[in-house]
Context: one part of a larger RNA
């Protein structure tokens, strides 16, 4: 290029947004660019093909003969795809009325617990394991009252519960702020969908520069156990865990499942709205939207399992795979303060 693929075999991009591009609903006219029909030019010979012949056969060569298809050009066709004009309202946006939530950021507050500190009471031992040491402790611990400091995290509610694209969001209150969910069907009229490139966001360690430090700990240091034992257990302990600004941009960043829209049996929990029934009334029950789990048919699947939250049937569009090792390596180039990211071979060799 092409095909066939992407839950677990190689393979969905860590997640948004947006530009190019690619794709796009119904109805009316237009043009006739794409499309299809005739027709006419041209694509030298040669070669392919078909048919005949010539070398005894065949390669070979000669004659003959026709199409597919390019491309220019004259005519027709207007159903599709496009272009322009106009029109709808169901897709998609707003407006009104409701609501639900650890969505985000910023202050401020609160009680529990562990540490230290001071003071009472008290006295010998405490801690620590399989068992022990190291460790604390007669300069009075440990236990127990009282009283104070400082820093992190919010038991219980709490739920295969909510919310947010991800990543992740859990103690109250207050500010400032996104998003989304139903109901009417008031408005705008396809304004959608996806989305290379950029752009932003991005857990934990990790860098900076400054606070901050109660807890808990990589390194380190001891005591044990070992045959050693740079482990696992125990004593301790600095980064670091926390704050702010400022980088890093990675992960098993997973639903290992990219993102729209339609279709395709049921059943059974849950969270959130709406409407009916019922009822004094709250609940019960039905219906119907949006979420989230379990289970099951149809199909799907190499099995496992996935089955309306689809891995089932289709269509749009990205994004990646293309034996295993070398190897996410060299090499260059961008980016980083480093650490190291991203792009990404290749000789060999199985």
């Nucleotide at each position: 290029c092409u095909g066939g693929g992407c839950g677990u075999a190689a393979a969905g991009g860590g997640c948004g947004u947006c530009u190019a591009g690619g794709u796009g609903g119904c109805c009316u006219g237009u043009c006739g660019c794409g499309u299809g029909c005739c027709g006419g030019g041209u694509c030298a010979a040669a070669g392919g093909c078909c048919g005949c012949a010539g070398c005894u056969c065949a390669a070979c060569u000669g004659c003959g003969g026709g199409g597919a298809g390019g491309c220019c050009u004259g005519g027709c066709a207007a159903a599709c795809g496009g272009g322009c004009a106009g029109g709808c309202u169901u897709g998609a946006g707003g407006g009104c009325a409701g609501g639900a939530g650890a969505g985000g950021g910023g202050a401020a507050c609160g009680g529990a617990a562990c540490u230290c500190c001071c003071g009472g009471u008290g006295u010998a031992g405490c801690g620590g394991u399989g068992a022990a040491a190291u460790g604390c402790g007669u300069a009075g611990a440990g236990a127990u009252c009282g009283g104070g400091a400082a820093g992190a995290a919010c038991a219980c509610c709490a739920g295969u519960g909510g919310c947010g694209a991800a990543g992740g969001c859990g103690g109250u209150u207050c500010c400032c702020u996104g998003g989304c969910c139903u109901g009417g069907c008031c408005c705008u009229g396809a304004c959608g969908c996806u989305g290379a490139c950029g752009c932003g966001c991005g857990a934990a360690a990790g860098c900076g520069u400054g606070g901050g430090g109660a807890g808990c700990a990589a390194a380190c240091g001891g005591g044990a156990u070992u045959a050693g034992a740079u482990a696992c257990c125990c004593c301790g302990g600095u980064a670091g865990u926390c704050c702010a600004c400022g980088c890093c941009g990675u992960a098993a960043a997973c639903g290992a499942u990219g993102g729209g829209u339609a279709c395709u049996a049921g059943g059974u929990g849950u969270g959130g709205g709406a409407g009916g029934u019922a009822u004094c009334g709250a609940c019960c029950c039905c219906u119907u939207c949006c979420g989230u789990g379990c289970c099951g048919g149809a199909g799907c699947u190499a099995a496992c399992g996935c089955a309306c939250u689809a891995a089932g049937u289709a269509c749009c569009c990205c994004g990646c795979c293309u034996g295993g090792g070398g190897a996410g390596u060299a090499c260059g180039g961008c980016c980083g303060c480093a650490a190291g990211g991203c792009u990404g071979a290749a000789a060999c060799u199985c």
Molecule: small-subunit ribosomal RNA, central domain
Organism: uncultured bacterium